[in-house]
């Protein structure tokens, strides 16, 4: 750029992106955990983790060698 098809194959799973599997949801799904005060609402403080799992990228932390 041409040529066919089709008007459809969503969205989510606690911090980014691809591929694979796995669950859920249809205006739902989904929005992490401990202590403390507190009747509760709700306020404070403190903690892992870039995955819902495997694995590559990138970000970021800690070690060790060059």
């Nucleotide at each position: 750029c041409g040529g066919c098809a089709a008007c459809a194959g969503g969205g989510c799973g606690a911090u980014g992106g691809g591929g694979c599997u796995c669950g859920c949801c249809g205006u739902a799904a989904c929005c992490g955990c401990c202590g403390u005060c507190u009747c509760g609402a709700g306020a404070u403080g403190g903690c892992u983790g870039a995955u819902a799992g495997c694995u590559c990228c990138u970000g970021c932390c800690a070690c060790u060698a060059c």

A computed fold for a 66-nucleotide RNA from Symbiobacterium thermophilum, annotated as Fluoride riboswitch aptamer (crcB RNA motif).